[in-house]
SAM riboswitch aptamer (S box leader) from uncultured Puia sp., 118 nucleotides, folded computationally. The model forms 97% of the base pairs in the Rfam consensus. Rfam family: SAM riboswitch aptamer (S box leader). Rfam links the family to the GO term regulation of gene expression. The organism belongs to Puia, within Bacteria.

RNA sequence: CUUAUCAAGAAAGGCUGAGGGAAAUGGCCCGAUGAAGCCUUGACAACCUGCGUUCAUUUACGUUGUGAAUGAAAGUAAGGUGCCAACUCCAUCCCGAUGGAAUAUCGGGACAGAUAAG
Numbered sequence: 001c002u003u004a005u006c007a008a009g010a011a012a013g014g015c016u017g018a019g020g021g022a023a024a025u026g027g028c029c030c031g032a033u034g035a036a037g038c039c040u041u042g043a044c045a046a047c048c049u050g051c052g053u054u055c056a057u058u059u060a061c062g063u064u065g066u067g068a069a070u071g072a073a074a075g076u077a078a079g080g081u082g083c084c085a086a087c088u089c090c091a092u093c094c095c096g097a098u099g100g101a102a103u104a105u106c107g108g109g110a111c112a113g114a115u116a117a118g
Stems, first nucleotide, its partner, number of pairs: 001118006011041005019030003024092004042084001044082001047080002049077003053073009088112001093109006
C1' cells in the first nucleotide's frame, strides 16, 4: 500500500504500584476490593494453515468408474497470528429520515484505528 472483517465470544494466579479506556477535544466509564506493564496458566475465536466429506469444472486413464488439479459449501483440528470491561466505550466530518427546534433520536457513508492475509 491492497483486500477482508470489526453488534458475537472468552480470566485466574504471581511480580509491581497509579494510572487506564490509540491520538486531539468533549463526554461517559474502569482503577488501592489494585490501573498500565511483565511472567505463568487457562479460555475465546477461526483470518492463515492441516484434515477428510459433498458438489462443480478441467484433465488423464479408458469406462456405469478411478486418479489428479482448481474452485465452492458445510464440518473438524488448533500449527502461525489475534484476542479475553463497556459496539472500535460514545460523539466529532458529510448525507438522509423523524422533529417546531436542538448540542435530540435513528440510519448510511467518510476519516482514523485494530486484526488477518498478501